A computed fold for a 75-nucleotide RNA, annotated as transfer RNA. Its mean pLDDT, the model's own confidence on a scale to 100, is 81.
RNA sequence: GGGCCCGUAUCCCAGUUGGCUAGAGGACGCCGCCUUAGAAGCGGUGCGUCGCGGGUUCAAGUCCCGCCGGGCCCA
Numbered sequence: 001g002g003g004c005c006c007g008u009a010u011c012c013c014a015g016u017u018g019g020c021u022a023g024a025g026g027a028c029g030c031c032g033c034c035u036u037a038g039a040a041g042c043g044g045u046g047c048g049u050c051g052c053g054g055g056u057u058c059a060a061g062u063c064c065c066g067c068c069g070g071g072c073c074c075a
Stems, first nucleotide, its partner, number of pairs: 001074007010027003013023001019058001028046006051067005
């Protein structure tokens, strides 16, 4: 330098024939309930420019373009 894939919650991620409102699931922290106490369990919470900027569309996490970051392959 060329090609492919990925970038959504504190972390791992689902969401992929575009349809309202962003969340299926798991982990972790904090608070509460339960308990003699703890573990387990239950409830609440972590309030996110869906990497950034444009475009298409009535409507974009989802499609298109450019950039940024990460991974793999080729040279």